Predicted 3D model of a 72-nucleotide RNA (transfer RNA) from Rhizocola hellebori. Taxonomically the source falls in Rhizocola (Bacteria, Actinomycetota, Actinomycetes, Micromonosporaceae). The coordinates come from a structure-prediction model, not an experiment, and the mean pLDDT is 80. It matches the Rfam family "tRNA". Rfam describes the family as follows. Transfer RNA (tRNA) molecules are approximately 80 nucleotides in length.

[in-house]
RNA sequence: GCGGUCGUAGCUCACCGGGUAGAGCUCUUGCCUUCCAAGCAAGUGGACGGGGUUCGAGUCCCCGCGGCCGUU
Numbered sequence: 001g002c003g004g005u006c007g008u009a010g011c012u013c014a015c016c017g018g019g020u021a022g023a024g025c026u027c028u029u030g031c032c033u034u035c036c037a038a039g040c041a042a043g044u045g046g047a048c049g050g051g052g053u054u055c056g057a058g059u060c061c062c063c064g065c066g067g068c069c070g071u072u
Base pairs, nucleotide, nucleotide: 001071002070003069004068005067006066007065010025011024012023013022019055027043028042029041030040031039048064049063050062051061052060
């Protein structure tokens, strides 16, 4: 350089028929406890960037950026 694959929450991952974006762990607060941990309840927080298609895009198309794999 070329080809493939991936990019969603602090982390690991769902959501792939285009129709309000979720889980586990973490974090915060409360309850419980003499205190801590554990447990219970609630909450905070996100679609890599730009453009296009569409009434509507995490999802489809294009161009970038980045990670991984293969190859000369």